[in-house]
Context: one part of a larger RNA
RNA sequence: CUCCGGGCAAGGGAAUUCGGCAAACUGGCCCCGUAUCUUCGGUAGAAGGGGUGCCUGCGGUUGUCGGACCGCCGGCGACCGCAGGUGGCACUGACAAGGGGGGUCCGACUGUUUAUCAAAAACACAGGUCCCUGCUAGGGCGUAAGCCUGCGAACAGGGGCCGACGCCUGCUCACUGCCGGUACGUGAAACCCGGGUUCAACCGGGCUAAGCGCCGGUGAAGAGCGGGCCUAACCCUGAGGCUCUUAAGGUAGCGUAAUACCUCGCCGCUUAAUUGGCGGCUUGCAUGAAGGGCGUAACGAGGCCCCCGCUGUCCCUGCCCGGAACCCG
Repeated sequence: CUCCGGGCAAGGGAAUUCGGCAAACUGGCCCCGUAUCUUCGGUAGAAGGGGUGCCUGCGGUUGUCGGACCGCCGGCGACCGCAGGUGGCACUGACAAGGGGGGUCCGACUGUUUAUCAAAAACACAGGUCCCUGCUAGGGCGUAAGCCUGCGAACAGGGGCCGACGCCUGCUCACUGCCGGUACGUGAAACCCGGGUUCAACCGGGCUAAGCGCCGGUGAAGAGCGGGCCUAACCCUGAGGCUCUUAAGGUAGCGUAAUACCUCGCCGCUUAAUUGGCGGCUUGCAUGAAGGGCGUAACGAGGCCCCCGCUGUCCCUGCCCGGAACCCG
């Protein structure tokens, strides 16, 4: 010199880095004081300030014990407070002990998870909705006997999807599925009639269940939700018109997004400088409504961005303590 654990550091203070990762700052208790938003609970320990030792004296609350003076006094203890003084750089003097704020995405929340690389925006969740089920139910296990749901009974049980709450959840039943209907068509064997066979097999005809055809319904069922041309007296745009076409041509919202190829879109704010972030615009390669749409206080060891504080992350290293490696014996 290397590694592990720990301590300190002038000046600067995130320049480090994918990223403040790590470390540092903060820290208890008492008092003052607290924005925005809000589901009025909260956000709040918001933020931001001040105090804190010891000695002496005094006041108060309270527990207990004592005082034949007992609306009082005294002893001991716990606690609250006032005043004067006093030492240090420092008084929660060691230990223990939140750094803070702002914006945004996702998920409402507390929970759950990949025992042993993932704790999450994944799962669950209250709640919403749809379907099955009247009880010898529906669903599950079993060859069966039988068992579970359940010694329950629709305010119940099972299954699917969505996932607090708020405002909402458009159009399409052509296809597929499911439900209902059905004069008619189709429709196997059995059965009937005929043919055939010494008996049969077999063949033809008739009748006919479910199913299918057919008719209708159904989207919080599987799914789907267009193109071309023209048009307003500057330009641009296109309320409007024509046309092809579909089962119907994407409503409200949101939108360069955890979704946008072009893309580092364009504008604004933030920086000295920003492929970042936030706010707008939006011609959405390829958003969109329970595979839910858009919001949302609170919450989060979640993701991203910014600011204050603070620092050995860095400029740029140095020194110290302990352990190991290593060298010599």
Large-subunit ribosomal RNA, domain IV from a Candidatus Micrarchaeota archaeon, 329 nucleotides, folded computationally. NCBI's taxonomy places the organism under Archaea, Nanobdellati, Microcaldota. Its Rfam family is "Archaeal large subunit ribosomal RNA".